[in-house]
A computed fold for a 71-nucleotide RNA from Niastella populi, annotated as transfer RNA.
Rfam family: tRNA.
Its mean pLDDT, the model's own confidence on a scale to 100, is 84.
The sequence is in RNAcentral, with records from Rfam.
RNA sequence: UGGCUUAUAGUUCAAUGGAAGAAUACUGUGCUACGAACGCAGAGAUGGAAGUUCGAAUCUUUCUGAGCCGG
Numbered sequence: 001u002g003g004c005u006u007a008u009a010g011u012u013c014a015a016u017g018g019a020a021g022a023a024u025a026c027u028g029u030g031c032u033a034c035g036a037a038c039g040c041a042g043a044g045a046u047g048g049a050a051g052u053u054c055g056a057a058u059c060u061u062u063c064u065g066a067g068c069c070g071g
Stems, first nucleotide, its partner, number of pairs: 001070007010024004018054001026042005047063005
């Protein structure tokens, strides 16, 4: 310097362009003599900026971070 892949909740992963869900963790509560386990409830995320579209996590461009390959 060029090419490819990738970025979603604290963590690990989903999601035909129709507006994001699960597991686990966390908080509250029930249960218990107290915990754990279990039940119920709750909070929590699309890397940044533009563009296309009636509508973008999804498509395009660029930047940033990570990984791989080449010069």